The prediction has a mean pLDDT of 81. The RNA shown here (transfer RNA) has 74 nucleotides and comes from an uncultured Gammaproteobacteria bacterium. The sequence was found in a public genome assembly. It matches the Rfam family "tRNA". It is annotated as a transfer RNA.
[in-house]
RNA sequence: GGCUACAUAGCUCAGCUGGUUAGAGCACAGCACUCAUAAUGCUGGGGUCCCUAGUUCGAAUCUAGGUGUAGCCA
Numbered sequence: 001g002g003c004u005a006c007a008u009a010g011c012u013c014a015g016c017u018g019g020u021u022a023g024a025g026c027a028c029a030g031c032a033c034u035c036a037u038a039a040u041g042c043u044g045g046g047g048u049c050c051c052u053a054g055u056u057c058g059a060a061u062c063u064a065g066g067u068g069u070a071g072c073c074a
């Protein structure tokens, strides 16, 4: 330098054929339970869906460019 894949909550990830409200587990906070802690149960907070532009009535999802990470080739 070229090619491929990936980027969504603090972490690991899901999100189908674009469809109106963005989710799970763990973690975190509060409450219940307990002498207390853990475990368990309930409730809650937490998002620039990597960035920019485009297509569309509508984009996490499609297109182009960029950035970063990983792998392969040279």
Stems, first nucleotide, its partner, number of pairs: 001073007010026004019057001028044005050066005